[in-house]
């Protein structure tokens, strides 16, 4: 240099066009002499950045950034 993959909540990941979810973690409560475990409730996301297509984009297209891999 060429090709491909990944980027979504604090972390690990779903979501392949129709107002964005789970588990763990966090917070509050119940319970306990107390702690852990357990049970109930609950906050948190410009979906890496920019542009395009569309009535509508996390999703499709272009470009760009970061990381990973293959190859010369």
């Nucleotide at each position: 240099g060429g090709c491909g993959g990944u980027g979504u909540a604090g972390c690990u990941c779903a979501g392949u066009g129709g107002u964005a979810g789970a588990g763990c973690a966090g917070u509050g409560g119940c319970a306990u002499c107390a702690u852990a475990a357990g049970c109930c409730a609950u906050g948190g996301g410009u979906c890496g950045g920019g542009g395009g297509u569309u009535c509508a984009a996390u999703u499709c297209c272009c470009u760009u950034c970061a990381c990973c891999g293959c190859u010369a």